[in-house]
RNA sequence: UAAAAUGUUUUCUAGGGUUCCGCAGUCUCAACGCUGGUCUGGUCCGAGAGAAAACUCACAGCUUAGCUGUGUCACGGAAGGACAAAAGCCUGGGAGAA
Numbered sequence: 001u002a003a004a005a006u007g008u009u010u011u012c013u014a015g016g017g018u019u020c021c022g023c024a025g026u027c028u029c030a031a032c033g034c035u036g037g038u039c040u041g042g043u044c045c046g047a048g049a050g051a052a053a054a055c056u057c058a059c060a061g062c063u064u065a066g067c068u069g070u071g072u073c074a075c076g077g078a079a080g081g082a083c084a085a086a087a088g089c090c091u092g093g094g095a096g097a098a
Stems, first nucleotide, its partner, number of pairs: 007055006015045002020042002022039001023036004057071006073093001075096001079091003
């Protein structure tokens, strides 16, 4: 850019660790430094099966450059990967199950 469709994006949350800040401890006259996420927190990451919103898409209707309505279901390892690191992040509506 184009196409496509259990679509895309944003904000938030469950959750997550520790790069930075803070906090605690420690060395020092002090500063710098070192240690700690088994430190509540701020920054940060963050859901297919969580929430909200916006934009598309399909179908139906209408007073048709548009407006309104509808848009279902969803149990799930282990192992591995990235970023500082980890995770309902990614692999993944996976392997499996019913």